[in-house]
Molecule: Fluoride riboswitch aptamer (crcB RNA motif)
Organism: Actinomycetota bacterium
């Protein structure tokens, strides 16, 4: 010096937040949903998994 591990730190996981677990990346990254007749339209979901709120959508009763 320079690769590799291993730690903390940071960043992120298709649209908010809180907790709690879990993954991926180390800035040349990680991540930026899907299906089509590619014209535009059509389709699920606020989570990465859990569980509370809040947006939105349906459905019933007051």
């Nucleotide at each position: 010096c320079a690769a590799a591990g291993c730690u903390a730190g940071g960043g992120u996981g298709a649209u908010g937040a809180g907790g709690c677990c879990c993954g991926c990346c180390u800035u040349u990254a990680a991540c930026c949903g899907c299906g089509u007749u590619u014209g535009a339209c059509g389709c699920u979901g606020a989570u990465g998994g859990c569980u509370u709120c809040u947006a939105c959508c349906u459905g019933a009763u007051g």